[in-house]
This record gives sequence, structure tokens and C1' cells, in this order.
RNA sequence: GGUCAAUUAGCUCAGCUGGUUAGAGCGCAUGAUUCACAUUCAUGAGGUCGCAGGUUCGAAUCCUGCAUUGACCA
Repeated sequence: GGUCAAUUAGCUCAGCUGGUUAGAGCGCAUGAUUCACAUUCAUGAGGUCGCAGGUUCGAAUCCUGCAUUGACCA
């Protein structure tokens, strides 16, 4: 330098053929339970869906460029 893949909550990951409100588990906070801790239960917070543009009535999803990471080729 070239090809391919990935990027969504603090972490690990879903998200179908573009559609009405973006989710799960773990973690975190609060409360209940306990002498206390753990477990368990309930509730809650936490997201410009990597960045910028385009297509569309509508984009996490399609297209383009850029960035980062990984694999392969040279």
C1' cells in the first nucleotide's frame, strides 16, 4: 500500500427485509429482606447507535468518505 471484518449503556453482546418507544445479561444506585454481609426481590439511573455527509415520508439498519481495532495479502 491492497482486501475483508468489526465499532450500539461502565463491560460482554442482540437488534430480522428500513417503520412508530433502541434492548438483554453482568455491573452501578436506591429500597425491602438480614444483627450485619452475601443471596433473593422491587424500582431506577446510564446511549448524540465511532465521526461527517447522502438517499428516503422515515436510517442503528442502505450508500460514500474519514477514524480506530483486528485478520489476511504484498

This is a predicted structure of a 74-nucleotide RNA (transfer RNA) from a Candidatus Berkelbacteria bacterium.
Lineage of the source: Bacteria > Bacteria candidate phyla > Candidatus Berkelbacteria.
Rfam family: tRNA. Its family is annotated with triplet codon-amino acid adaptor activity in the Gene Ontology. By type it is a transfer RNA.